About this RNA: The part of an RNA shown here (large-subunit ribosomal RNA, domain IV) has 333 nucleotides and comes from Rhodomelopsis africana. It is recorded under the gene name rnl.
[in-house]
Context: one part of a larger RNA
RNA sequence: UUAUAUUAAAGGAACUUGGCAAAUUAAUUCCGUAUGUUAGCUAAAAGGGAUGUCUGCUAAAUUUUAAUGAUUGUUGCAGAUAACAUAAACAAAAAAGCAACGACUGGUUAUCAAAACCACAGAACUCUGCUAAUUUCAAAAAGAUGUAUAGAGUUUGAGGCCUGCCCAGUGCUUAAAAAUGAAAUAUAAAGAGUUAAUGUGUACUUAAUAAUAAGUUUAAGUAAACGGCGGUUCUAACUAUAAGAAUCCUCAGGUAGCGAAAUUCCUUGGCGGGUAAAUUCCGUCCUGCAUGAAUGGCUUAACGAUUGCUUUACUGUCUCUAAUAUAAAUUCA
Repeated sequence: UUAUAUUAAAGGAACUUGGCAAAUUAAUUCCGUAUGUUAGCUAAAAGGGAUGUCUGCUAAAUUUUAAUGAUUGUUGCAGAUAACAUAAACAAAAAAGCAACGACUGGUUAUCAAAACCACAGAACUCUGCUAAUUUCAAAAAGAUGUAUAGAGUUUGAGGCCUGCCCAGUGCUUAAAAAUGAAAUAUAAAGAGUUAAUGUGUACUUAAUAAUAAGUUUAAGUAAACGGCGGUUCUAACUAUAAGAAUCCUCAGGUAGCGAAAUUCCUUGGCGGGUAAAUUCCGUCCUGCAUGAAUGGCUUAACGAUUGCUUUACUGUCUCUAAUAUAAAUUCA
């Protein structure tokens, strides 16, 4: 000096990104227990008291005896008794409040991340009538020894209250009309090739004709499909504001809700609370740079080694260090 332990006056988070680490609490029993709530919980809430040993009594038991009785440990009450100390050592919850996210139990980056990520029950849409859809094609198998209360795919994610407008774009679905749509097919020629020639015409070349599929165009539907959801100007008898009016554009112009938010740049927004003092935190406002409804919106009891903030208790985290024990390193002998 380092490591691991132990102790510490007065103060008690002043330390620090942050109470990280440490300390506090702890067992059993009796009393007592708020707010919220999905009435199950919250809850060991919180907060208090007691605890040794001996004697007597009491109560209900065990074992044993023919029976009185004896034995064993226990509950309650009373008394006695020793110590600073009776859950005497070890072991053994710190507690409370506000908010965010995710309902929950569960799973995850084997080897720096356990979470707000994944999953989940529940919700919705799409496909599938069984030789089912789906698993790229073929085969086999699965689906399933199942049959739409079934199976497959996608999204959302308990519960509660809800889920607005837009089909112009891109998808998807549908459409005995119309247009377009063939390198393939069919028909009949010509050329070239071939043959001494007639001929032949499979393959090759040229220009035609005929009847056609999907698709495309077109039309309609569809947003819990991918997605999207405006600007300018004016106006009320103080001022301010604008219920309202005008106008341009659009497929439609953002509804309910929430809102400086895990989203707010300006910003440490304004106001209120908490502090002596707070860029954090809580409530509220709305001027939403750039919220918003299953890419789900807003709430929510319970739950969480989740995240932010506060309080009580507690402490060497700190003011401000010190001492001791045991190891190791180093120096000297």
Rfam family: Bacterial large subunit ribosomal RNA.